[in-house]
Molecule: Purine riboswitch aptamer
Organism: Brevibacillus fulvus
RNA sequence: AUGACGAUCAAUAGAUCAUCUCGUAUAAUCUCAGGGAUAUGGCCUGUAAGUUUCUACCGUCUGACCGUAAAUUGGACGACUACGAGGGGAGUGCUGCGGCUG
Repeated sequence: AUGACGAUCAAUAGAUCAUCUCGUAUAAUCUCAGGGAUAUGGCCUGUAAGUUUCUACCGUCUGACCGUAAAUUGGACGACUACGAGGGGAGUGCUGCGGCUG
């Protein structure tokens, strides 16, 4: 962790929406500019690229690095969005209400 089972149209079918899983896209990546923090820190804003693609371009944890400067970096895990494909209730008992019958 142990699968949960919806809605509408329709009416044995099927369609759409929602939901779940998978696939494709993108690597949740990256360029540049301005600003900001400083070993208890390592961010903010904007811009461009990346997708026959709209949108997004971050978070947490962990390692390194930078001896106070202006610059970060390795790894793990976690989404959204677009499109496509696929998946997903039966039975029994009891009770309530209604109908029919006695």